[in-house]
RNA sequence: GCCGAGCUAGCCAAGUUGGUCACGGCACGCGCCUGAAGAGCGUGGGAUCUCGGUUCGAUUCCGAGGCUCGGCA
Numbered sequence: 001g002c003c004g005a006g007c008u009a010g011c012c013a014a015g016u017u018g019g020u021c022a023c024g025g026c027a028c029g030c031g032c033c034u035g036a037a038g039a040g041c042g043u044g045g046g047a048u049c050u051c052g053g054u055u056c057g058a059u060u061c062c063g064a065g066g067c068u069c070g071g072c073a
Stems, first nucleotide, its partner, number of pairs: 001072007010026003019056001028044005049065005
């Protein structure tokens, strides 16, 4: 330099022929339980890499950029 894959919460991760509350696990807060803690149960908050475009409406489609991983040279 060229090609491909990916980027969603503190971490992992699903998803959407474009529209409803963006699924779940771990972690975290609160409550129950306990002598206390852990485990368990209940409950709560937080997320779509950035910019632009298309559209009534973008996490999803299009373009550019950034970052990570892999391959080729």